The RNA shown here (small-subunit ribosomal RNA) has 1492 nucleotides and comes from an uncultured low G+C Gram-positive bacterium. Its mean pLDDT, the model's own confidence on a scale to 100, is 85. Its Rfam family is "Bacterial small subunit ribosomal RNA".
RNA sequence: AGAGUUUGAUCAUGGCUCAGGACGAACGCUGGCGGCGUGCUUAACACAUGCAAGUCGAACGGGGUUAGGCGGAAAGUUUACUUUUUGCCCAACCUAGUGGCGGACGGGUGAGUAACGCGUGGAUAACCUGCCCAUCAGCCUGGGAUAACGCCGGGAAACCGGUGCUAAUACCGGAUACGCUCACCGGGUUGCAUAGCCUGGUGAGGAAAGGGUAUCCGCUGAUGGAUGGGUCCGCGUCCCAUUAGCUUGUUGGUAGGGUAACGGCCUACCAAGGCGACGAUGGGUAGCCGGCCUGAGAGGGCGACCGGCCACACUGGAACUGAGACACGGUCCAGACUCCUACGGGAGGCAGCAGUGGGGAAUCUUCCGCAAUGGGCGCAAGCCUGACGGAGCAACGCCGCGUGAGCGAAGAAGGCCUUCGGGUUGUAAAGCUCUGUCCAGGGGGAAGAAGAACGUGACGGUACCCCUGGAGAAAGCCCCGGCUAACUACGUGCCAGCAGCCGCGGUAAAACGUAGGGGGCGAGCGUUGUCCGGAAUUACUGGGCGUAAAGGGCGUGUAGGCGGCAAUGCAAGUCAGGAGUGAAACCCGUCGGCUCAACCGACGGCCUGCUUCUGAAACUGCAUAGCUUGAGUGCAGGAGAGGGAAGUGGAAUUCCCAGUGUAGCGGUGAAAUGCGUAGAUAUUGGGAGGAACACCAGUGGCGAAAGCGGCUUCCUGGCCUGUAACUGACGCUGAGGCGCGAAAGCGUGGGGAGCAAACAGGAUUAGAUACCCUGGUAGUCCACGCCGUAAACGAUGGGUGCUAGGUGUUGGGGGUAUCGACCCCUCCAGUGCCGCAGUUAACGCAAUAAGCACCCCGCCUGGGGAGUACGGCCGCAAGGCUGAAACUCAAAGGAAUUGACGGGGGCCCGCACAAGCAGCGGAGCAUGUGGUUUAAUUCGAAGCAACGCGAAGAACCUUACCAGGGCUUGACAUCCACAGAAGGCAGUAGAGAUACGGCCGUGCCUCGAAAGAGGAGCUGUGAGACAGGUGGUGCAUGGUUGUCGUCAGCUCGUGUCGUGAGAUGUUGGGUUAAGUCCCGCAACGGGCGCAACCCUUAUCGCUAGUUGCUGACAUUUAAGGUGAGCACUCUAGGGAGACUGCCGGGGAUAACUCGGAGGAAGGUGGGGAUGACGUCAAAUCAUCAUGCCCCUUAUGUCCUGGGCUACACACGUGCUACAAUGGCCGGUACAGAGGGGAGCCAAGGAGCAAUCCGGAGCAAAUCCCAGAAGUCCGGUCUCAGUUCGGAUUGUGGGCUGCAACCCGCCCACAUGAAGUCGGAGUUGCUAGUAAUCGCAGAUCAGCCAUGCUGCGGUGAAUGCGUUCCCGGGCCUUGUACACACCGCCCGUCACACCAUGGGAGUUGGGAGCACCCGAAGUCAGUGAGCCAACCCAGAGGAGGCAGCUGCCGAAGGUGAAAUCAAUGACUGGGGUGAAGUCGUAACAAGGUAACC
Repeated sequence: AGAGUUUGAUCAUGGCUCAGGACGAACGCUGGCGGCGUGCUUAACACAUGCAAGUCGAACGGGGUUAGGCGGAAAGUUUACUUUUUGCCCAACCUAGUGGCGGACGGGUGAGUAACGCGUGGAUAACCUGCCCAUCAGCCUGGGAUAACGCCGGGAAACCGGUGCUAAUACCGGAUACGCUCACCGGGUUGCAUAGCCUGGUGAGGAAAGGGUAUCCGCUGAUGGAUGGGUCCGCGUCCCAUUAGCUUGUUGGUAGGGUAACGGCCUACCAAGGCGACGAUGGGUAGCCGGCCUGAGAGGGCGACCGGCCACACUGGAACUGAGACACGGUCCAGACUCCUACGGGAGGCAGCAGUGGGGAAUCUUCCGCAAUGGGCGCAAGCCUGACGGAGCAACGCCGCGUGAGCGAAGAAGGCCUUCGGGUUGUAAAGCUCUGUCCAGGGGGAAGAAGAACGUGACGGUACCCCUGGAGAAAGCCCCGGCUAACUACGUGCCAGCAGCCGCGGUAAAACGUAGGGGGCGAGCGUUGUCCGGAAUUACUGGGCGUAAAGGGCGUGUAGGCGGCAAUGCAAGUCAGGAGUGAAACCCGUCGGCUCAACCGACGGCCUGCUUCUGAAACUGCAUAGCUUGAGUGCAGGAGAGGGAAGUGGAAUUCCCAGUGUAGCGGUGAAAUGCGUAGAUAUUGGGAGGAACACCAGUGGCGAAAGCGGCUUCCUGGCCUGUAACUGACGCUGAGGCGCGAAAGCGUGGGGAGCAAACAGGAUUAGAUACCCUGGUAGUCCACGCCGUAAACGAUGGGUGCUAGGUGUUGGGGGUAUCGACCCCUCCAGUGCCGCAGUUAACGCAAUAAGCACCCCGCCUGGGGAGUACGGCCGCAAGGCUGAAACUCAAAGGAAUUGACGGGGGCCCGCACAAGCAGCGGAGCAUGUGGUUUAAUUCGAAGCAACGCGAAGAACCUUACCAGGGCUUGACAUCCACAGAAGGCAGUAGAGAUACGGCCGUGCCUCGAAAGAGGAGCUGUGAGACAGGUGGUGCAUGGUUGUCGUCAGCUCGUGUCGUGAGAUGUUGGGUUAAGUCCCGCAACGGGCGCAACCCUUAUCGCUAGUUGCUGACAUUUAAGGUGAGCACUCUAGGGAGACUGCCGGGGAUAACUCGGAGGAAGGUGGGGAUGACGUCAAAUCAUCAUGCCCCUUAUGUCCUGGGCUACACACGUGCUACAAUGGCCGGUACAGAGGGGAGCCAAGGAGCAAUCCGGAGCAAAUCCCAGAAGUCCGGUCUCAGUUCGGAUUGUGGGCUGCAACCCGCCCACAUGAAGUCGGAGUUGCUAGUAAUCGCAGAUCAGCCAUGCUGCGGUGAAUGCGUUCCCGGGCCUUGUACACACCGCCCGUCACACCAUGGGAGUUGGGAGCACCCGAAGUCAGUGAGCCAACCCAGAGGAGGCAGCUGCCGAAGGUGAAAUCAAUGACUGGGGUGAAGUCGUAACAAGGUAACC
């Protein structure tokens, strides 16, 4: 620091996602040790049990225990004791009560609170402060009670009542008293107002407590300090405006009350104020901060632990006591809940520490100790302290350590992979040599204790140190398609599953699962959740708005924001310096302490802020006085569909009347509806009425926009030019507000010619609620009033200034020139085009900016849901303005690029159409295919480009299929062992394969004399490695092939242009069959294609002359047969020839083209071979080869038989026909190219024929196949299902073959079907072509061949032309297509699921209002009852209490309305969902341009 993801690719926009860090976490798997931290985020839910606040006997009276002393009584007896009991005194200890201090601290929690609650800085001249410190002064004298206790009584208990006694540092009276308080009268001084401070006088008022072990501790008054608080103020402090108005103690005043203190804090009276767009009020959410996390920072998020403040203590209310509370472990009342109860009544409050239940994804021990630190009480000892110090549990976090180290290659075994060679795990292991963190055992052993000494340690026999033993007890988790580091095998087969995003999985998955291997981190690793980051994706730093989301429809103007030139003053902003504060912790730096680190300590920095003082005066601001250039006014001219009103004109349409006139008119792609013989249309004349204003007319004018168009008049707004007289910044923008605002629409009243939603009819169509036609009502028009929206667009807010030019045009001015109008130069204002710089993602914009800057306003933040819902405002309604969320997607969208496509355009080709000829489609048959059938009908081919195709030969074989019968190292290959030559002959069983047995046969090479041994080949047997497979996958492949297409294209290098995809070149002007050539050109060249080179054919030389030929000569049986010859034909070698070379026209002087000459041939002469980059996952695993998978007594192999030949049908390709251009009969002439030895087969003979007999010749220019046929000549048939046609069937033959039943071909005779030229539609062919005629060959025993491949014979017609159909090429255009139009895509309906709106209502919550009731309690009143202190002491008084009453007042009750949430029959739309229905709306001119 970035990356992935929209596209075929590109750039930009834009969202989503990832890599980082963090956590009070949780979950999964795993888990050795230690240190330091942290640990109910949920139910402020309910709590069993224990503990968490007591202490003081040196305040007081009593009680108890023990010991002692002095007595009394009783009993026992050893008369002196013992025991028991009791009274008094004294001592020590304990203690309920009275009293004091403390329970307002410490500890917990975060419910409430949007507030002076908190933070920060101030104020208090408006205040308080126990304990503590300092100073001054004092502590005198009296009195009456009351708990405890005793007695009596009530109650289950809690507890209570009566009566009697008693003490105090408890309570009360009096005295004294300061600089205290109050009142009055003065003085001084200070201040920001009230006023404060100091001080003098007079008067009034107010204190106290004692205890003790006796240098101590207390008590009272006053002043000051310290500490802690109270109160007030400035500033800051979340979201919603779909919360816009709120407020009656409300705002202020006066008086009083109240408080420690100011104050409507409270009361009475008076006034009518106060707050709010700088966001009041309301709603939601929330404790705030230091800080923590993140970030480069700015910022964003959070507010656990630690620290400060606040609030709360079961819920609500209230006061009491007190220095302090409205009081967590106090009181009273009410409520809910729990518990006890004798049913009468009582008790309780863990948000203290542990702990329990519950809730929850989830959060610990009912531990030890007061040793330390701190707190309360006490003179102290000490007591108390779940604060605290520690330990325990938990990988919850951070930090540290370990699970060993070195050597060790036969690179062991095993695993995995493999191309079988090997690779990898891997120095890893084993093994050898070591070490001792750690573990175990043993020994020693702290600091923490607070410096006189003694004593005191929970942690803890812990940390730490030493010794011994032992590699021994200690590794997992996630990932390996890209992002992102790490790859193979197997399994699975859109299944199971994965997934953060893109996306993987449909038989070769690096993406699922497992294994091996690898990568990452490591006592952890992953996942989930949340926050920041990346995200410049809310943009202050730091974004945008022509087309991506985004300029308000336009103006006017309020608040606000911003503002010209020069000067003076002030000092709010601003800047500089000083002071105060900004707690500590945290953070950063340095140093230090635990072995290091985490952790902890010290010092420094930081704390970016606020307050205050002093200073500066450039800029902003404020004030004052000026200026004229901004702005405005005046004066002089000017143009204009600017606005409003009234009047007026002609053309046209329609209607009415009349005339002329007759059968049609009208309308369309074609028609029909409609009108017309009752006289239309057409035409002439007259009239009526409404609406709109041709020509002029123009990217001309005017207006803010919407918008404005005949002419005239009246009223009226704005603008431009000139001038420089006047004002003197008066300006710009503009949230709200107000006004204007096309069309349609609405209301009332008019008007209504034409046009025309709706509607009707006619057409079209599968349908046609449309497009087209005939009609036609609202409406369109006018007046008045609403509506307030548009693709209201330049998709471009307004203002000001600046920044090259060129060329039009409108209005005006100046100059020059002219007699004058023009022309020309120039200035201003408007309106267009082109274009530089610049800018932009590109397109483009470019002085009319989308450039460079400043000011103000509006608006945007992914797509869908949705401009929808709800709410509010507006409207008569329609509807408008404002304007969400749930849910869902990984995109949506912009510009440009290359293609493809278009019922877009241009140019051009092709038997593409047209013009022709012959066919197909109908019939019969042949053949192939589908389908069906079958045991099997083997398999493949599937639009063109499958279908007489693989197959150029299925009776067996072929053969792959089926049935049955067999074989299992196999029919075939290699290796091993054993045996045997190989081989031949024939036999038995069997359908055969096969099985069984017999006979003959002993070979070749080497050694050896021989016997024999070994070897090669072959055969058989056996074992296992292996063979074998026409089994699967052509979508794993090679090779081969088809097709577009013999179409003219396809590319590369360098350069150039573009951010880039890419473009250029290859486009353009010509031309060609051609990207063929020429010219031009930011291109210049190259390659694959085209062409040429090759073969063949057409002409002519040359060479050669057998098997070919025969003109001349000879001969002949008359056949080039023979002699002879090589002239010709021919054969086959090698040449020539054609190149737009020549001439003329056109063209640009080119390329080229047209015409002509010559020539056998003329513009590539005809034909063939030759097929660019690529497309179709095209075809083929069954030609062959081949990966992987599958079968292995079978999916292999052998055999017999069957099948591939089936047959209701359908299609393709053919053959033969339907006849007279013909059939039949007879006669007769002329080819080319081929084939022939398991062959072609002559002559001759037999047979009607197929064929047979026969055997000559020929491995072929020699012989044979071999008669070419149509033709031509003659005859016959005479238009008929025929002398056409030949299917079908019967009989008899022939041939091939082991074998013609399924299932061959041929012949003869007989039979004689359909068919009389073929619907829609469709095919081939442009010349030696079509058509027609026969011939040959491959395969092959034969043949189902009418097929295929070749060959020659006869031999046409037509082509105007490129509008249309099909295919193709080039350029261009549009595109929402890119699997590329067989594309994309919209809406209803049907189904499933999801969230959501409405909904008669229903339920619940929170807050407020009104009224009722009214506890406790303060306050006030009353107080007949009651009362010790003082007066009087006699009654009584002063004073107080209970009780009662009143105001307020919690809970509760009632009511109306608002609000939030949940739920609701039914209902509305929305979203999502591989293969549902209907249509075809949009994207191309999308077939009616689209859209608002």